A computed fold for a 74-nucleotide RNA from an Acidobacteriota bacterium, annotated as transfer RNA. Its mean pLDDT, the model's own confidence on a scale to 100, is 80. NCBI's taxonomy places the organism under Bacteria, Pseudomonadati, Acidobacteriota. It was read from a public genome assembly.
[in-house]
RNA sequence: GGGGCUGUAGCUCAGUUGGAUAGAGCGACGCACUCCUAACGCGUAGGUCGUCGGUUCAAUUCCGACCAGCCCCA
Numbered sequence: 001g002g003g004g005c006u007g008u009a010g011c012u013c014a015g016u017u018g019g020a021u022a023g024a025g026c027g028a029c030g031c032a033c034u035c036c037u038a039a040c041g042c043g044u045a046g047g048u049c050g051u052c053g054g055u056u057c058a059a060u061u062c063c064g065a066c067c068a069g070c071c072c073c074a
Stems, first nucleotide, its partner, number of pairs: 001073007010026004019057001028044004050066005
């Protein structure tokens, strides 16, 4: 220098043909239970969907550039 993959909650990851308010497990917090703690149960909060732009009535989803990480080639 060229090519490919990945980027979604604090962590690990889903997200179907583009369509109403974006989800799960773990974690955090609260409640209940218990002599107490843990476990189990119930609930709550937590997201510029990497950034900028484009297409569209409508974009996490399609297109382009850029940024970061990983891999391959030179």